[in-house]
Molecule: RNase P RNA; transfer RNA
Organism: Jannaschia sp. EhC01
RNA sequence: GUGGAGGGCUGGAUGGCCGCGCUGUCGCAUCUUCGAUGCGAUGGCGAGGAAAGUCCGGACUCCCUGAAGAGAAGGUGCCGGGUAAUGCCCGGGCGGAGCAAUCCGACGGAAAGCGCCACAGAAAACAAACCGCCAUGCAGUCGGUUGGAGGUUCGCCUCUGGCGAAACGUGGCAAGGGUGAAACGGUGGGGUAAGAGCCCACCGGGGGGCUGGCAACAGCGCCCGCAUGGCAAGCCCCACCUGGGAGCAAUGCCGAAUAGGGAUCGCAUCAUGGGGCACUUCACCCCUGCGGUCCGGGUUGGCAGCUAGAGCUUGCGCGCAAGCGUCGGCCGAGAGGAAUGGUCAUCCAACCCGCGGGGCAACCUGCGGGGGGACAAAAUCCGGCUUACAGGCCCUCCACGCAU
RNA sequence: GCCGCUGUAGCUCAGAUGGUAGAGCACGUCAUUCGUAAUGAUGGGGUCGGGGGUUCGAGUCCCUUCAGCGGCACCA
Numbered sequence: 001g002u003g004g005a006g007g008g009c010u011g012g013a014u015g016g017c018c019g020c021g022c023u024g025u026c027g028c029a030u031c032u033u034c035g036a037u038g039c040g041a042u043g044g045c046g047a048g049g050a051a052a053g054u055c056c057g058g059a060c061u062c063c064c065u066g067a068a069g070a071g072a073a074g075g076u077g078c079c080g081g082g083u084a085a086u087g088c089c090c091g092g093g094c095g096g097a098g099c100a101a102u103c104c105g106a107c108g109g110a111a112a113g114c115g116c117c118a119c120a121g122a123a124a125a126c127a128a129a130c131c132g133c134c135a136u137g138c139a140g141u142c143g144g145u146u147g148g149a150g151g152u153u154c155g156c157c158u159c160u161g162g163c164g165a166a167a168c169g170u171g172g173c174a175a176g177g178g179u180g181a182a183a184c185g186g187u188g189g190g191g192u193a194a195g196a197g198c199c200c201a202c203c204g205g206g207g208g209g210c211u212g213g214c215a216a217c218a219g220c221g222c223c224c225g226c227a228u229g230g231c232a233a234g235c236c237c238c239a240c241c242u243g244g245g246a247g248c249a250a251u252g253c254c255g256a257a258u259a260g261g262g263a264u265c266g267c268a269u270c271a272u273g274g275g276g277c278a279c280u281u282c283a284c285c286c287c288u289g290c291g292g293u294c295c296g297g298g299u300u301g302g303c304a305g306c307u308a309g310a311g312c313u314u315g316c317g318c319g320c321a322a323g324c325g326u327c328g329g330c331c332g333a334g335a336g337g338a339a340u341g342g343u344c345a346u347c348c349a350a351c352c353c354g355c356g357g358g359g360c361a362a363c364c365u366g367c368g369g370g371g372g373g374a375c376a377a378a379a380u381c382c383g384g385c386u387u388a389c390a391g392g393c394c395c396u397c398c399a400c401g402c403a404u
Numbered sequence: 405g406c407c408g409c410u411g412u413a414g415c416u417c418a419g420a421u422g423g424u425a426g427a428g429c430a431c432g433u434c435a436u437u438c439g440u441a442a443u444g445a446u447g448g449g450g451u452c453g454g455g456g457g458u459u460c461g462a463g464u465c466c467c468u469u470c471a472g473c474g475g476c477a478c479c480a
Base pairs, nucleotide, nucleotide: 001400002399003398004397005396006395007394008393009392010391012347013346014345015344016343017342018341020046021045022044023043024042025041026040027039028038029037030036031035048375052386053385055384056383057382058381059380060247061246062245063244064243065283066282067281068280069279073242074241075240076239077238078092079091080090081089082088093107094105095104096103097102108237109236113235114234115231116230117229130177131176132173133172134171135170136169137168141165142164143163145162146161147160148159149158150157151156185203186202187201188200189199190198204226205224206223207222209220210219211218212217251304252303253302254301261295262294263293264292265291266290267289273287274286275285276284297479298478299477311330312329313328315326316325317324318323348373351370352369353368354367355366356365357364358363405476406475407474408473409472410471411470414429415428416427417426423460431447432446433445434444435443453469454468455467456466457465
């Protein structure tokens, strides 16, 4: 210098004027007078890294009567750690990609069982045999083959045996062909009638042992001729986790108003029953009503929940790290049909145009003019994930080239 | 704000256990008719909302994303 890998920060700046929400102080007015409300003055604070999608995990609140047990249901899935918790994060293992930095992986079990494997193909899973290879065949067929016997018009014919061939039958084989996403270990040699883990070497695989490691796993011997394909993001099995449901429009309090009216359904109707649980047991409670749904009626008010918290952070200690502990410091929206805005000026960047300079070119650069800010905006609150994002800045690392 | 459902041909909808996607209406052509409609015959038309993954194979299973629709206030 070129090309790449990982991580962090930022998300226009400054000022004037006008305005909005919350809040502290002061003044005035009113009232139900240690207070509330309204108005005015003045000070403070006022969107994000994702506030988003609502995909996970929690806090919080209410309902399910309580306890124990079992189960169902849902989820997670190499190992260890972190955490309030997680499907998140960190570290490690294994597999894959890359020269490397580094990146990617839903990564338990197919030898518990069930199911599926279309088309093609002989066969798609306790194997089987289409073509093919090999052996064999009483009798039969064929022969441009051969021996013997007989006949002859000397061309050949008939009978019989051998050899060969095709088809067929019987038996052996799974090497080769072909099909498929996938064909019952692979390569080489021996062996055989032909073949085959039938035997041998190497590779792959399985079992068990020792060593290292908390573990996943790794390394090294030994044994086994191979012993049963794929799919579990199909059911399932195993291990682990979680009481279930609803969600701040949860929920609680105050106030106002209306017809605590009507329809329908379910369970009960006095106790050896039923309900409160959707499984069981025990305990307890309730039952001339209880509960659900719908229609109809009324209100569209106030307060709490509500923002000081698993909060942010300097230093120190522990840890490879995620993170944890501790001393100190800080307070960073709290609206609720919903504030956080508008405008002007001067700059900064993207981008465009013109002129000049450099360069082979892409492009870089100076001056002038135009130009107009990425994705997107709190709604009970946190921890994550995912997705969107113009541009700018910084740090670390790798490969190649050149120079020293 | 919270919760749920849906997306397949131009429109309305099927497609259970993965095997290569259909129906009705609509559209084109032909027949019928003097002509049109109706009717009959025949034909075309699909990134299954988008992207990624699992699998030999995905409309179907898993993840992610986009769009549309619906429900939820309190009191008696």